[in-house]
Context: one part of a larger RNA
Molecule: large-subunit ribosomal RNA, domain VI
Organism: Methanosarcinaceae archaeon
RNA sequence: UGUUGGUCGUCUGAAGGGAAGGUAGUCCCAGUACGAGAGGAACAGACUGCCGUGGCCUCUGGUGUGCCGGUUGUCUGAUAAGGCAUCGCCGGGUAGCUACGCCAUAGUUAAUAAGGGCUGAAAGCAUCUAAGCCCGAAAUAAUCCCUGAAAAUAGACAACCACUCUCUAAUAGCAAUAAGGGGAUAGGUGACUAUAACUUUAGUUAGAGACGAAGACACGGAUAGAAGAUCCGGUUGAUAGGUCGGUAGUGUAAGUAUCAAGCCUUCGGGCGAGAUAUUCAGCUUACCGAUACUAAUAGUCUAAGG
Repeated sequence: UGUUGGUCGUCUGAAGGGAAGGUAGUCCCAGUACGAGAGGAACAGACUGCCGUGGCCUCUGGUGUGCCGGUUGUCUGAUAAGGCAUCGCCGGGUAGCUACGCCAUAGUUAAUAAGGGCUGAAAGCAUCUAAGCCCGAAAUAAUCCCUGAAAAUAGACAACCACUCUCUAAUAGCAAUAAGGGGAUAGGUGACUAUAACUUUAGUUAGAGACGAAGACACGGAUAGAAGAUCCGGUUGAUAGGUCGGUAGUGUAAGUAUCAAGCCUUCGGGCGAGAUAUUCAGCUUACCGAUACUAAUAGUCUAAGG
């Protein structure tokens, strides 16, 4: 773009893709069938290993340049807190991602091949075949998984919107009709009645606007992600951040108090690694909750209308 109004969903399933499975062992069958004996099966059933495939992170591990702790050299006035040195080195480690970890991964049915048969003539017999019928494979097809209305015979169903309105410009024809408009003439005291004309719109073409299901942009994001896309949220809100609580990691912070091997001393005292208490502390938390405190504001565009 098409699918013959537009939009949004739920399906059908033509067709396509998959190897999604493969293999081995043990028990049982059974010391059975068979065989003089020696030996010695199979079908069915149960369980397990390995390889492959798909998924996952509860466990076991890996990583974890977020995080916590120890420590060396040097620098920042300092014992505090830090910078640099491969994350300086070392010990741990949440989420996430992962395998070395965990889960799943049957067969059955149908029509057949080679082949095996039944019935059976041609050909009084025989013959699996000529008519007819029964079996028969890791191959084929279905059952299983994925894609899939662009399957042009372009599918089905449901829901929502629409079947329009206004303005401007131009214009063939100008017959009829309808709806307006201001006048004219005749009558009537008058309200009004009658008559013949003129004129505008209703048509077509072009342009602009209104309404409008829904969508897009923009906005907060993640179960998504190279960009697009996908999915969720948008105050009638827990979407992200913050805060609070929990959980988890590290391993007991700083300061203060008490003690302290020992060193120095003018004998008055001074210095002091470190230990204990405060302290399952301090710091951190990608996870789980709660809470509108901050930000999802304000808006823009597209769009069927026969």